[in-house]
Context: one part of a larger RNA
RNA sequence: GAGUAGCGCGACACAGGUGAGAAUCCUGUGCACCGAAAGACUAAGGUUUCCAGGGGAAGGCUCGUCCGCCCUGGGUUAGUCGGGACCUAAGCUGAGGCCAAACGGCGUAAGCGAUGGAUAGCAGGUGGAGAUUCCUGCACUAGUGAUAAUUGAUUGAACGAUGGAAGGACACAGUAGGCUAAGGUAAGCAUACAGCUGGUUUAGUAUGCCCAAGCAACAAGUCUUAGAAGGAGUCAAAUGCUUCUUCUUAUAAGGACAAGUUGUGAUGGGGAGGGAAGUUUAGUACCGAAGUACCCGAUGUCACACUGUCAAGAAAAUUUUCUAGUUAGAUUAUCACUACCCGUACCGCAAACCGACACAGGUAGUCGAGGAGAGUAUCCUAAGGUGAGC
Numbered sequence: 001g002a003g004u005a006g007c008g009c010g011a012c013a014c015a016g017g018u019g020a021g022a023a024u025c026c027u028g029u030g031c032a033c034c035g036a037a038a039g040a041c042u043a044a045g046g047u048u049u050c051c052a053g054g055g056g057a058a059g060g061c062u063c064g065u066c067c068g069c070c071c072u073g074g075g076u077u078a079g080u081c082g083g084g085a086c087c088u089a090a091g092c093u094g095a096g097g098c099c100a101a102a103c104g105g106c107g108u109a110a111g112c113g114a115u116g117g118a119u120a121g122c123a124g125g126u127g128g129a130g131a132u133u134c135c136u137g138c139a140c141u142a143g144u145g146a147u148a149a150u151u152g153a154u155u156g157a158a159c160g161a162u163g164g165a166a167g168g169a170c171a172c173a174g175u176a177g178g179c180u181a182a183g184g185u186a187a188g189c190a191u192a193c194a195g196c197u198g199g200u201u202u203a204g205u206a207u208g209c210c211c212a213a214g215c216a217a218c219a220a221g222u223c224u225u226a227g228a229a230g231g232a233g234u235c236a237a238a239u240g241c242u243u244c245u246u247c248u249u250a251u252a253a254g255g256a257c258a259a260g261u262u263g264u265g266a267u268g269g270g271g272a273g274g275g276a277a278g279u280u281u282a283g284u285a286c287c288g289a290a291g292u293a294c295c296c297g298a299u300g301u302c303a304c305a306c307u308g309u310c311a312a313g314a315a316a317a318u319u320u321u322c323u324a325g326u327u328a329g330a331u332u333a334u335c336a337c338u339a340c341c342c343g344u345a346c347c348g349c350a351a352a353c354c355g356a357c358a359c360a361g362g363u364a365g366u367c368g369a370g371g372a373g374a375g376u377a378u379c380c381u382a383a384g385g386u387g388a389g390c
Base pairs, nucleotide, nucleotide: 012030013029014028015027016026017025031387032386033385034384039367040366041365045347046346049345050074051073052072053071054070055069059067060066079140080139081343082342083341084340086117087116091112092111093110097106098105099104121138122137123136124135125134141339142338143337144336145335146334147333148332149331150330151329158326159325163322164321165320166319171309172308173307174306177302178301179300183295184294185293186292188209189208190207191206192205193204194202210269211268214264215263216262217261218260221257222256223255224254226248227247228246229245230244231243232242233241234240273287274286310313353362354361369381370380371379372378
């Protein structure tokens, strides 16, 4: 320079409390803002920032009794969620091998490797901080044991390949249909209330009118001919698979897939509301009504199912089947038991991540209500969140 610029877009006000001290902390009331977000979930990333008690030097663009700050203590519970004990893609590693002054490069078998495939849990409750993990209720998967029944032991139950097959198994665009979620309305049902006011016991006002997995039955619809005999191929075999021939059958039957509906689950849960004792606090414990009808209707689902198009749209395992083979148990029902390792707090369009900052920037995915509207635009609102640290 200069007590100058600035104090990082924005709505706060009042009362009470605490305290040495309050525009700034806490509580209440009113007002205001967002509402395809400034709400909710979650991946990455962060790594204790989460919660409680205490503190105020420094950090906080002012203040501070407050904090993502400091101190002390606490908090993350899984057979089923995500990952591993399963599978493979790109890519990587790479026994032997090839190449190369050295270091090393490439690469077969083999392995690793999810962003993909496979795979058994839902609803509710809970606390200062965890929950598909704890608890309650009802399930399911794999295995072990007991009991009972059935069945089998050369008249062969059952298992079964590192082998043969099927399947898994896939693009994009578009239309129509089924169903559901969500939503709306109600002279229907239930609960509470009807003060102010010129005026409202009425077609009054306000609020609420629900529930999973599992199991069983049904099912919109979509796809598909089925059977017998014989031949060939399938590195060995096969009743399997592929293919050829002949015969029978056929627009039917049968089979496969399939959202969803109904019942059960549920004598349960939840539920507007009511509401103690105690008082240093509690709308806690506890009690608990109704639960219907109609409309609308997805971007969800049936399902890449159908139609169309050309650029012709992963692999492997789980699975099913076939033998080679193994050989004495196996199946069903009920009951009981067992089930390893890692993650799980919290932020997550942000004051906790990436930007040197408590930075008007950036950050994959999911849900995303009402009125008006074609609409996820826009305006106003719900749930929920917030009033931006002078």
Record summary
The part of an RNA shown here (large-subunit ribosomal RNA, domain III) has 390 nucleotides and comes from a wastewater metagenome. Its Rfam family is "Bacterial large subunit ribosomal RNA". The full RNA is in RNAcentral, with records from SILVA.